Predicted 3D model of a 372-nucleotide RNA (Bacterial RNase P class A) from a Spirochaetia bacterium.
RNAcentral holds the sequence, with entries from ENA.
The gene name in the source record is rnpB.
Taxonomically the source falls in Spirochaetia (Bacteria, Pseudomonadati, Spirochaetota).
Its Rfam family is "Bacterial RNase P class A". Rfam links the family to the GO terms tRNA processing, ribonuclease P activity and dimeric ribonuclease P complex. The family's RNA type in Rfam is ribozyme.

C1' cells in the first nucleotide's frame, strides 16, 4: 500500500424553482369548513420480518388444580423480556511450562437453548464378530493330534480391524498368555472441611464402577386469562317506530248568544253497503348506532450535553430542546455543485432480536506485496 474479516460512526451536504400534509397566527368575506400570501415542522437505521417483551384499551374473572405453552449455569440491569452486562464451568484453536506417559497447569482468542441421563421409557444409522445383559473376526497361550501346511479341547481380551462411539487411560507388578487381578499416578464419582452472595473453586478422604442423546418422551423449578388502535369512546345523517298536523273542500237553505249549529247538493280515495283509509309531505319524541365526523393520536420508560455512582449493562441529578401525525393515506419533482449512495417508505406507541444494505471516516486482527 492492497485485500478480507470484526467493531464503532455515518446513512448524503449546499443552493434555486415548483408542489403536497399538518400546525400557527394574519388578510379577503356578514361569517366560514372557501380563497390569498407568510412562518414553523415533515420517514428509517433498519420505518422490514411481525419473532419476543411491555404500555394502553375492551372483555372475562371467588380460589385452586389439571391440561397446554414458554423459559432453563450464577449474579446484576430493566417497566418487562427469549434482551443486555459481568462472572463460572465446558468445548475448540494458538503459544508456553511440568510430566517416562496418560495427563495437568498458564496467557490470549473464539463458541453456545449451559437444569436433570444416579426417577422411568425410548433411540444409537452405515460399517463391524460385538452398540449397553457386551462380544470373540483376526489374534496370543498351555495341552493333545499331524512329517508339514494346519487342526481339536480349554484359557485370554494385551494387540489388529470396523465405527461418531468398543464397557476408563498410563507406567509397573503379575502370568503359559493375560486382565483393576493387584499397585502408583491421571481421569471419574460419593462424602467432609475451607473460600465465594452464587454458579463454582481448592483440599482431604473413600470408591475399581457408572457409554451417548432430554432441539426424543419425560422429571424438576419458575412464569403465563383472552383479544387487539379494524382496541375503545363521543356525536350522529339516511332508513325505522310512535304521535300530531297538512295535502278537500266548495256552493246553498234555515236558526243564532255571531263563536257556530242543523240540513241539502257536488267532489276526492275506496266502494255492494258500511266507511275515511292507503300514499306523499312536514314537525316532534323514541330506540339502536350504519354513512360520516371527532377523540384515542403522539410530550414520550423522549432527545442532547455536562457532572456524579457503577468493572459494565445501567442509574441519579442539573441545564437545554420539541422532533411527521396522515386516513387510502402528504413527506415529492426538476436543475446546479461536491470524489459520491446501497437496502429501503411511518399508520397507536415504546424496549429488543433477526434479516437486508453501502460511498466514506475511525479502530482492531489476518493475509499478500513493496521499502528500510
Nucleotide at each position: 500500500a492492497g485485500u478480507c474479516g470484526g467493531g464503532a460512526g455515518c446513512g448524503g451536504g449546499a443552493g434555486u424553482u415548483u408542489g403536497c400534509g399538518c400546525g400557527c397566527g394574519g388578510g379577503g368575506u356578514c361569517g366560514a369548513u372557501c380563497c390569498c400570501a407568510a412562518c414553523g415542522c415533515g420517514a428509517g437505521g433498519a420505518a422490514a420480518g411481525u419473532c419476543c417483551g411491555g404500555a394502553c384499551u375492551c372483555c372475562a374473572c371467588c380460589g385452586g388444580a389439571a391440561a397446554c405453552g414458554a423459559u432453563g449455569c450464577c449474579g446484576g440491569g430493566u417497566a418487562a423480556c427469549a434482551c443486555c452486562c459481568g462472572g463460572g464451568a465446558c468445548c475448540g484453536c494458538c503459544u508456553c511450562g511440568c510430566g517416562c506417559a496418560a495427563g495437568c497447569g498458564a496467557u490470549g482468542c473464539g463458541g453456545g437453548a449451559c437444569g436433570g441421563a444416579a426417577a422411568g421409557u425410548g433411540u444409537c444409522a452405515c460399517a463391524g464378530a460385538g452398540a449397553a445383559u457386551a462380544g470373540g473376526u483376526u489374534a496370543c497361550c498351555u495341552c493333545g493330534g499331524g512329517c508339514a501346511a494346519c487342526u481339536g479341547c480349554g484359557g485370554u481380551a494385551c494387540a489388529a480391524g470396523u465405527g461418531a462411539a468398543a464397557c476408563g487411560g498410563c507406567g509397573g507388578u503379575g502370568u503359559a498368555a493375560a486382565a483393576g487381578a493387584c499397585c502408583a499416578c491421571c481421569a471419574c464419582g460419593g462424602g467432609g472441611c475451607c473460600g465465594g452472595c452464587g454458579a463454582c473453586g481448592g483440599u482431604c478422604u473413600c470408591g475399581a464402577a457408572c457409554g451417548a442423546c432430554a432441539a426424543a418422551c419425560c422429571c424438576c423449578a419458575u412464569c403465563g386469562g383472552g383479544a387487539g388502535c379494524a382496541a375503545a369512546a363521543u356525536c350522529a345523517a339516511a332508513a325505522g317506530u310512535u304521535u300530531u298536523c297538512a295535502c278537500a273542500g266548495g256552493c246553498u237553505g234555515c236558526c243564532u248568544u255571531c263563536g257556530g249549529g242543523c240540513g241539502g247538493c257536488c267532489g276526492g280515495c275506496a266502494u255492494c253497503c258500511g266507511g275515511c283509509a292507503c300514499g306523499c309531505g312536514a314537525a316532534a319524541a323514541c330506540a339502536g348506532g350504519u354513512a360520516g365526523a371527532u377523540u384515542g393520536c403522539u410530550c414520550g420508560a423522549g432527545c442532547g450535553a455536562a457532572g456524579c455512582g457503577g468493572c459494565a449493562a445501567c442509574g441519579c441529578c442539573u441545564c437545554g430542546c420539541c422532533c411527521a401525525g396522515a386516513g387510502a393515506a402528504a413527506u415529492a419533482a426538476a436543475c446546479u455543485u461536491c470524489u459520491g449512495a446501497a437496502c429501503a417508505g411511518a399508520a397507536u406507541c415504546c424496549g429488543g432480536c433477526u434479516u437486508a444494505c453501502g460511498a466514506c471516516u475511525c479502530u482492531c486482527g489476518g493475509c499478500u506485496g513493496g521499502u528500510u